[in-house]
RNA sequence: GAUGAACGCUGGCGGCGUGCCUAACACAUGCAAGUCGAACGAAGCUUGACGGAUGAUUUCUUCGGAAUGAAACCUGAUAUGACUUAGUGGCGGACGGGUGAGUAACACGUGAGCAACCUGCCUUUCAGAGGGGGAUAACGGCUGGAAACGGUCGCUAAUACCGCAUGACGUGUUCGGAUGGCAUCAUCUGAACAUCAAAGAUUUAUCGCUGAAAGAUGGGCUCGCGUCUGAUUAGAUAGUUGGUGGGGUAACGGCCUACCAAGUCUACGAUCAGUAGCCGGACUGAGAGGUUGAACGGCCACAUUGGGACUGAGAUACGGCCCAGACUCCUACGGGAGGCAGCAGUGGGGAAUAUUGCACAAUGGGGGAAACCCUGAUGCAGCAACGCCGCGUGAAGGAUGACGGUUUUCGGAUUGUAAACUUCUUUUCUUAGUGACGAAGACAGUGACGGUAGCUAAGGAAUAAGCAUCGGCUAACUACGUGCCAGCAGCCGCGGUAAUACGUAGGAUGCAAGCGUUAUCCGGAUUUACUGGGUGUAAAGGGAGCGCAGGCGGGACUGCAAGUUGGAUGUGAAAUACCGUGGCUUAACCACGGAACUGCAUCCAAAACUGUAGUUCUUGAGUGAAGUAGAGGCAAGCGGAAUUCCGAGUGUAGCGGUGAAAUGCGUAGAUAUUCGGAGGAACACCAGUGGCGAAGGCGGCUUGCUGGGCUUUGACUGACGUUGAGGCUCGAAAGCGUGGGGAGCAAACAGGAUUAGAUACCCUGGUAGUCCACGCCGUAAACGAUGAAUACUAGGUGUCGGGUGGCAAAGCCAUUCGGUGCCGCAGCAAACGCAAUAAGUAUUCCACCUGGGGAGUACGUUCGCAAGAAUGAAACUCAAAGGAAUUGACGGGGACCCGCACAAGCGGUGGAGCAUGUGGUUUAAUUCGAAGCAACGCGAAGAACCUUACCUGGUCUUGACAUCCCUCUGACCGCUCUUUAAUCGGAGCUUUCCUUCGGGACAGAGGAGACAGGUGGUGCAUGGUUGUCGUCAGCUCGUGUCGUGAGAUGUUGGGUUAAGUCCCGCAACGAGCGCAACCCCUAUCUUUAGUAGCCAGCAUUUUGGAUGGGCACUCUAGAGAGACUGCCAGGGAUAACCCGGAGGAAGGUGGGGAUGACGUCAAAUCAUCAUGCCCCUUAUGACCAGGGCUACACACGUGCUACAAUGGCGUAAACAAAGGGAAGCGAGCCCGCGAGGGGGAGCAAAUCCCAAAAAUAACGUCUCAGUUCGGAUUGUAGUCUGCAACUCGACUACAUGAAGCUGGAAUCGCUAGUAAUCGCGAAUCAGAAUGUCGCGGUGAAUACGUUCCCGGGUCUUGUACACACCGCCCGUCACACCAUGGGAGUCAGUAACGCCCGAAGUCAGUGACCCAACCGCAAGGAGGGAGCUGCCGAAGGUGG
Repeated sequence: GAUGAACGCUGGCGGCGUGCCUAACACAUGCAAGUCGAACGAAGCUUGACGGAUGAUUUCUUCGGAAUGAAACCUGAUAUGACUUAGUGGCGGACGGGUGAGUAACACGUGAGCAACCUGCCUUUCAGAGGGGGAUAACGGCUGGAAACGGUCGCUAAUACCGCAUGACGUGUUCGGAUGGCAUCAUCUGAACAUCAAAGAUUUAUCGCUGAAAGAUGGGCUCGCGUCUGAUUAGAUAGUUGGUGGGGUAACGGCCUACCAAGUCUACGAUCAGUAGCCGGACUGAGAGGUUGAACGGCCACAUUGGGACUGAGAUACGGCCCAGACUCCUACGGGAGGCAGCAGUGGGGAAUAUUGCACAAUGGGGGAAACCCUGAUGCAGCAACGCCGCGUGAAGGAUGACGGUUUUCGGAUUGUAAACUUCUUUUCUUAGUGACGAAGACAGUGACGGUAGCUAAGGAAUAAGCAUCGGCUAACUACGUGCCAGCAGCCGCGGUAAUACGUAGGAUGCAAGCGUUAUCCGGAUUUACUGGGUGUAAAGGGAGCGCAGGCGGGACUGCAAGUUGGAUGUGAAAUACCGUGGCUUAACCACGGAACUGCAUCCAAAACUGUAGUUCUUGAGUGAAGUAGAGGCAAGCGGAAUUCCGAGUGUAGCGGUGAAAUGCGUAGAUAUUCGGAGGAACACCAGUGGCGAAGGCGGCUUGCUGGGCUUUGACUGACGUUGAGGCUCGAAAGCGUGGGGAGCAAACAGGAUUAGAUACCCUGGUAGUCCACGCCGUAAACGAUGAAUACUAGGUGUCGGGUGGCAAAGCCAUUCGGUGCCGCAGCAAACGCAAUAAGUAUUCCACCUGGGGAGUACGUUCGCAAGAAUGAAACUCAAAGGAAUUGACGGGGACCCGCACAAGCGGUGGAGCAUGUGGUUUAAUUCGAAGCAACGCGAAGAACCUUACCUGGUCUUGACAUCCCUCUGACCGCUCUUUAAUCGGAGCUUUCCUUCGGGACAGAGGAGACAGGUGGUGCAUGGUUGUCGUCAGCUCGUGUCGUGAGAUGUUGGGUUAAGUCCCGCAACGAGCGCAACCCCUAUCUUUAGUAGCCAGCAUUUUGGAUGGGCACUCUAGAGAGACUGCCAGGGAUAACCCGGAGGAAGGUGGGGAUGACGUCAAAUCAUCAUGCCCCUUAUGACCAGGGCUACACACGUGCUACAAUGGCGUAAACAAAGGGAAGCGAGCCCGCGAGGGGGAGCAAAUCCCAAAAAUAACGUCUCAGUUCGGAUUGUAGUCUGCAACUCGACUACAUGAAGCUGGAAUCGCUAGUAAUCGCGAAUCAGAAUGUCGCGGUGAAUACGUUCCCGGGUCUUGUACACACCGCCCGUCACACCAUGGGAGUCAGUAACGCCCGAAGUCAGUGACCCAACCGCAAGGAGGGAGCUGCCGAAGGUGG
């Protein structure tokens, strides 16, 4: 884009179309094919006429009568006109209408042919129609049957039937002539013989009838070409193929039959199986194509299923016949009837498809002379948005941008000129009036549609909008609800509490009387590639060769004209599509004209190319001649080294084997060594990206046989070539069969090890096999993952085998042919890469591929002894699988480097007791958080109440806290009493300011609601802050360059550094965040300034820097100096830098600190704080008392004290730094054993106080013990803080005196003023440190080094990882389900075949029975029929 569509929601009108795609399922009812009386007899009805009788009236009259003849009546073997019709007869019923079951076929399409044919009605021409005959239906009588339908006797007509006559340019036979052709023959023509016709009707116009010849129309048959899938269908065929004779047909023909022959079709796909009506066309597509065959048109086939003929011009007959089967109906049970795939309609099936309508007015058909009749063909109407097309649902104005809705940052925004409102119009609508064309030319008549279309008038915005979508593709976004639920989804995917993706709403977008969904087809899809693809690694080159068929094929000349090209003719139906014009108001729709229909056939022409025929050439190919290299093949023979075994000698205790061992061998003498012998297999060195071969493959030497290559030559042939489906041959290893052989090696197997196990890797043994001969197998990562052949397209450099030339040449140089390698340009390629040995540029042929899995599996077939090989699917399932390259991450990959990482050392932890934190358990509660490193003396720099968030109990509800409003009071605060566990509650006392007197400020009480409040949830919604990798050296950018791109380069490389620090080099050049430096402390010096600090010198002195004095020193704290590889020597690349030295207080970042790149861990924190959303609101908020956070079988982390003599205790003595102090530090003095108490000087501090430093040194004692070690635990008595030490504080004294004698596996810290050890201080704090943060004193040991453990950095490599190795991922097993294979079998269907039975019927034979026409006087004959028999034969039965 499309549809014969369906479904969901919705629905105003009109025009034109379309409407059982499924059950070719079954059908009630009505209709769909009749007509002709001008073919015929007959019956019926009706009217008038005719005839007869009667005879009104009128006229004439010779008055006798004659003529006329109304009305009524009667009669009929009469006649006539109109009409109806059962029957005989004619024509039609073979058309029209339906359906698509069958059919893979001359069925269809297209183009030819019939010298092998037919053709009613129609047209034209010629000729004719004489004279007879016998029946029969209808009808009547009798009669059978329920019916359908008959039987018998009798009568009758014809355009029904049958002879006779006539008849040709007919037909047949015979004999001739001429012309033509295609074999049989055709056309024209002559003669003879034989044979065949007819129908009438009538209105007198005509219509019919017969024969013949033409035409037209319609058919029949034959042929070329085209026409689906399957080879897991490869052979099929007996009337089969052909011939002869015969039969049959309209006609050819095995169409049928008898005989003869053995053919015929097939790899260019026979046969078989599946599917299917074919075409013009339709849809789609740029086209080529692909799909399709509804409606309209052409052809075919079918008519309940199967078979059969009859009639006829035509049928093997939809609304005819016979038979068989199934089904349905009627029945009196004897027997009968039926066929909607005609139009309506019904049931059923189904997602699904309409009215039991009107009319023959038009167009057409049948019959008829015609009028006319019939016509579910057809024309119309009805139903259905099923499709296409057109119209409408109003138009213009209208802002306070109304109300309402939605949203909001609360300002607004949006719905939105939309509405209201004003003016206008009437397509639609309603009512009324009018009113067609379609009718077809004498006049007139005739309309189903239809009082329809159209026109006019009136009325009034009046009657008329939905559907889908809004994450991207893809136009259109917000709110609420939900919370991996409900749901959405075409693909990607969305949803786990802030969903533009679900549902709803508002808004928006798209289309619009429709809109979406589903289904199907084409497109996009160059994704089957003719146009127009590929095969080194993505799927894909056959393992290799030879070669039949087939495809393709060198140079020159000539002929032909199959292909090819041009022209002409015929055809290519109409409709459709295209162009133009026209008609419906427009369009859809319709009409006319044109072009086109790319095709097929025939004729003419051309001869370049292909083809074909002929002649010729040598360059492709081959042969010859002369040389040449080689593990090319086959067979036979020979050789030495080595292993093993056997024999003998020497010789003694081990050998062997491994990471280490053991099994094994050995005192019965091994291993080792010497000599001799046996046997089998393989051939060291040479040896080489060297050689040979088609590939597999081939390696000692010699001989024989033998294949191929290369070079030179240019004698010979003269395109002999190339590729190659099937086919044939070769084809590693393993394996199989038969027979040998068997040294070594070695599947299976055994033992020993390893291991959790070890059916393995390792070891000791060891059988098939490996070897030979013959025969199979036929596969490999049979690989260059690269089919063969030919030609062309820059170079460079090796190597193997030849040739030519140059030089004096063992040699070198140049050049050429053939192999074999590497590098590289153009070009190609997704990239990697290939690149004269192409994966480049071209040509030819073969093979193969078309998402992954299922699966190279199943079934079938072929091959094989087997193993198995070859060929080779589907169901089902996934949304990927895959290639190449990139960046990371990772590796029990590699290289380099660093770190208390290891090592070297020192001291600990892990064992004990206690402290503290955590887990667990317990509990009313033991509040919460932190969880490997990077939680666990952590938040907590300090839980008795408070803190406090937890529990129990008691209370409050605008609240303990903030803002706003109203009323009352004047206070509030404070005090007293009462109640209580306490808060709460109750009672009382006391008591403002300003003022314009209205009130206001402030406070309290009461009230209403907005709100307060929450340590409630979410750190995975967040901000901020922090940890960690890590103070590791990294992380990036701009421009340029390279690459299709991701990306790369820079940042890599060579050195160097603590460092991406610096130097050199370099398609890079620069820059940023990090490193370093700048900052602070400390180590040295100078200077400035000296109080509360200091005292060298001077003086005083109570001997205390106390005082005078001084500021030199220490110190304090401001400003400066100093260190920069600056200097020297060596190394290094004349670099950076490294090593050593000098000087210096300090030397190579002097020592510390602060400082933490891009990022990682959804790391930690909603309980510091802030904050979105959610939740609670007489409670999850607030207050109070008590309790809990302090529990205790246990486990872990971090610490303290120890286990002692490098020590404990005692005595007396010495030396710091850094801090703190007013609700504070608190001296001296007094009391107490002590904690402490009393009292209080001084000090807001370089002044006073805390404050004693301790280890240390000296002396004494203890003497290796559970101790004079160790101090837990417990008892008693106290002190202090505090409202209060019971749960639950610290300290003191006396007493008590536990474990513990240096700590398993494992593990931690530290590289110098460090570890270790010793004490001091501070924050928090009423009190309560073994913790934390600081301070100084004493003061070591060791580092060879980077193999290993851990962590990190750079480069490189592999990767199937990217949540990134805590990754990914394989198989068994268990259960359930889905799909498929096998399976003893079983059931159903389809097709073919054999046999049996054999209906109807054609044909043949027979026909004793029957019969009107003709012949015959008759008998009888000719002819026909019933019946019977035979061949064939549907259905049925049966068999494999």
RNAcentral holds the sequence, with entries from Greengenes and SILVA. The RNA shown here (small-subunit ribosomal RNA) has 1440 nucleotides and comes from an uncultured organism. Its Rfam family is "Bacterial small subunit ribosomal RNA". Rfam links the family to the GO terms structural constituent of ribosome and ribosome. Its mean pLDDT, the model's own confidence on a scale to 100, is 83.